[in-house]
RNA sequence: UCAGACGGCCGGACGGCCGCCUUCAGCAAUGGGGGAGGAAAGUCCGGGCUCCACGGAAGCACGGUGCCGGAUAACGUCCGGCCAGGGCGACUUGAGGGAAAGUGCCACAGAGAACAGACCGCCGGUCCUUCGGGGCAGGCAAGGGUGAAACGGUGCGGUAAGAGCGCACCGCGCUUUUGGUAACAAAAGCGGCACGGCAAACCCCACCGGGAGCAAGACCAAAUAGGGGCGGCGCGCGAAGGGCAACUUUCGCAAAACCUGUUUCCGGGUUGCCGCCCGGGUCGGUUGCGCGAGGCGCUUGGCAACAAGCGUCCCAGAUGAAUGGCCGUCUCCUGCCGCAAGGUAGCAGACAGAACCCGGCUUACAGGCCGUCUGACCUU
RNA sequence: GCGGGCGUAGCUCAGCUGGUAGAGUACGAGCUUCCCAAGCUCGGUGUCGCGGGUUCGAAUCCCGUCGCCCGCUCCA
Numbered sequence: 001u002c003a004g005a006c007g008g009c010c011g012g013a014c015g016g017c018c019g020c021c022u023u024c025a026g027c028a029a030u031g032g033g034g035g036a037g038g039a040a041a042g043u044c045c046g047g048g049c050u051c052c053a054c055g056g057a058a059g060c061a062c063g064g065u066g067c068c069g070g071a072u073a074a075c076g077u078c079c080g081g082c083c084a085g086g087g088c089g090a091c092u093u094g095a096g097g098g099a100a101a102g103u104g105c106c107a108c109a110g111a112g113a114a115c116a117g118a119c120c121g122c123c124g125g126u127c128c129u130u131c132g133g134g135g136c137a138g139g140c141a142a143g144g145g146u147g148a149a150a151c152g153g154u155g156c157g158g159u160a161a162g163a164g165c166g167c168a169c170c171g172c173g174c175u176u177u178u179g180g181u182a183a184c185a186a187a188a189g190c191g192g193c194a195c196g197g198c199a200a201a202c203c204c205c206a207c208c209g210g211g212a213g214c215a216a217g218a219c220c221a222a223a224u225a226g227g228g229g230c231g232g233c234g235c236g237c238g239a240a241g242g243g244c245a246a247c248u249u250u251c252g253c254a255a256a257a258c259c260u261g262u263u264u265c266c267g268g269g270u271u272g273c274c275g276c277c278c279g280g281g282u283c284g285g286u287u288g289c290g291c292g293a294g295g296c297g298c299u300u301g302g303c304a305a306c307a308a309g310c311g312u313c314c315c316a317g318a319u320g321a322a323u324g325g326c327c328g329u330c331u332c333c334u335g336c337c338g339c340a341a342g343g344u345a346g347c348a349g350a351c352a353g354a355a356c357c358c359g360g361c362u363u364a365c366a367g368g369c370c371g372u373c374u375g376a377c378c379u380u
Numbered sequence: 381g382c383g384g385g386c387g388u389a390g391c392u393c394a395g396c397u398g399g400u401a402g403a404g405u406a407c408g409a410g411c412u413u414c415c416c417a418a419g420c421u422c423g424g425u426g427u428c429g430c431g432g433g434u435u436c437g438a439a440u441c442c443c444g445u446c447g448c449c450c451g452c453u454c455c456a
Base pairs, nucleotide, nucleotide: 001376002375003374004373005372006371007370008369009368010367012330013329014328015327016326017325018324020035021034022033023032024031025030037351041362042361044360045359046358047357048356049213050212051211052210062209063208064207065206066205067081068080069079070078071077082096083094084093085092086091097204098203102202103201104198105197106196119144120143121140122139123138125136126135127134128133152170153169154168155167156166157165171193172191173190174189175188176187177186178185179184217287218286219285220284227278228277229276230275231274232273233272236253237252238251239250240249241248242247256271257270258269259268260267261266294313295312296311297310298309299308300307301306331348333346334345335344336343337342381452382451383450384449385448386447387446390405391404392403393402399436407423408422409421410420411419429445430444431443432442433441
């Protein structure tokens, strides 16, 4: 200098004028304080808080998580490590338990796809031969071929040809020892190889989870309708019972009012009326609702995530929903002029707007800044 | 705030116990007809919304994301 890896930060600043929301002081006029984000977003996880359910514990079902250790209120998050894949490297990716508990699947191709198999091929024997080869019964799995995957790999020996048949190395499995908290790693010995892949297929193992959500919940509480209580008015006839009686209870019949079959007759159905008071719910309002696992700085412990201590600060609470507009200066960016210094014009420009709160994850984002590290080339 | 469903050919939908994606309609060509329609015979429809992962192999399984639709006690 070029190419790259990782991490962090900003995402206009200051001033003036006019507004909006909220809060405090004030009788008022008015004045003082505060007023969006790194994601406020998606609602994908975890918690606080609230109500409901529940005697405790365990289990079944369902859902989730899944190498090891740590952090944390908790987590599927974060930190550190192990193993595997990628990269020359800095670094990065991984839902990363179990396939010798069981079930299932492995299309097409291929002889054969799971305790397999012989198409081409190799080998000796025997029979035939037109000497090219072919038939029969056997041995074999080295080579070819199929496939994503073919029942260890390479080499030497061995053999009729071959084969872990034998040996060496590698791989794999088992045992022991050593190191490490552990995942795991290393070494030694033994075994001739037994154990293909898929669990983001069912499943098994371990661990976690009671349900709902601020439309939770609490309080105040309108009109109409409906419920309850009290008072007034109305309450025909008959029978039976109670009572001296007024009256009252039960049963039956009738009448009245209203509705209905278009009217009458005839039939069916419903029923006390008025006033006052009370409680519940709804509309509506208040609250929940802003001091919190809080921000900033320093010190200490820890590789780190993070924790502890000290100091300091108070920092949006709206409810169809405020957080805005204009102007000036600077800075940034872009265009033009200029060799340059500089001048000039435009202009704040991305994603996006709190709605109970907090910790994460994921996604979107114009432009810009800083730090650490890697590789290549050049110069000294 | 809580919860559910869908996205496949121009349109309406199948396929989702993993193995090269289909039907109707529409479209194109041919036959038939004097011509058109109808009918008959063929034919191609395609980033399976998008990105990534698991797997030999993904429309299908898993994760993320985008878009659309729907529901949230009864009572005048």
Predicted 3D model of RNase P RNA and transfer RNA as a complex of 456 nucleotides. It holds a member of the Rfam family "Bacterial RNase P class A". Rfam classes the family as a ribozyme.